This is a predicted structure of a 110-nucleotide RNA (SAM riboswitch aptamer (S box leader)) from Planococcus lenghuensis. The RNAcentral record of the sequence draws on Rfam.

RNA sequence: UCCUUAUUAAGAGAGGCAGAGGGACUGGCCCAAUGACGCCCGGCAACCGCUAUUUUUUAAAUAGCAUGGUGCCAAAUCCUGCGGAACAUGAAAGUUCUGAGUGAUAAGGA
Repeated sequence: UCCUUAUUAAGAGAGGCAGAGGGACUGGCCCAAUGACGCCCGGCAACCGCUAUUUUUUAAAUAGCAUGGUGCCAAAUCCUGCGGAACAUGAAAGUUCUGAGUGAUAAGGA
């Protein structure tokens, strides 16, 4: 870097440092000198992991554990981008629902 699978509307500080952009990309809409983003501390969370129990025992289910490997801590993955349905309209714009896509994270593989 690519592939596969799973998850993606829950959860997480009124601390310190620092100092200008940040929210992946498009178009929006937001956050930000009343200090964002980032780093540290702090916190959240059971994906891997560990422990226990049970069972239909190459394994699975349930419960517990944040000590280990990651992850995360504005807004749904902030909304949107491609398609379908409903509503609405003279036609649109638009609203709602939904499938996919994209991105992110984990685990496995190449």
The source organism's lineage runs through Bacteria, Bacillati, Bacilli, Caryophanaceae and Planococcus. Its Rfam family is "SAM riboswitch aptamer (S box leader)". From the family's description: The SAM riboswitch is found upstream of a number of genes which code for proteins involved in methionine or cysteine biosynthesis in Gram-positive bacteria.